[in-house]
RNA sequence: GCUCUCAUAGCUCAUUCGGUUAGAGCACCUGACUCAUAAUCAGGUGGUGCCUGGUUCAAAUCCAGGUGGGAGCACCA
Numbered sequence: 001g002c003u004c005u006c007a008u009a010g011c012u013c014a015u016u017c018g019g020u021u022a023g024a025g026c027a028c029c030u031g032a033c034u035c036a037u038a039a040u041c042a043g044g045u046g047g048u049g050c051c052u053g054g055u056u057c058a059a060a061u062c063c064a065g066g067u068g069g070g071a072g073c074a075c076c077a
Base pairs, nucleotide, nucleotide: 001073002072003071004070005069006068007067010026011025012024013023019057028044029043030042031041032040050066051065052064053063054062
């Protein structure tokens, strides 16, 4: 340099053929329980869905470019 692939909550991941309010587990906060802590139970907070632009009535999802991670290939007298 070329090709492929991934990027969604603090972490790990879902999200069907593009469809109306993007969810789960863990973590965190509050409460219950306990002498207390842990565990358990109930509730809650938390998202520019990597960035920019495009297509569309409608985009996490499709397209183009960029950034970053991973894999492969090529070059390296």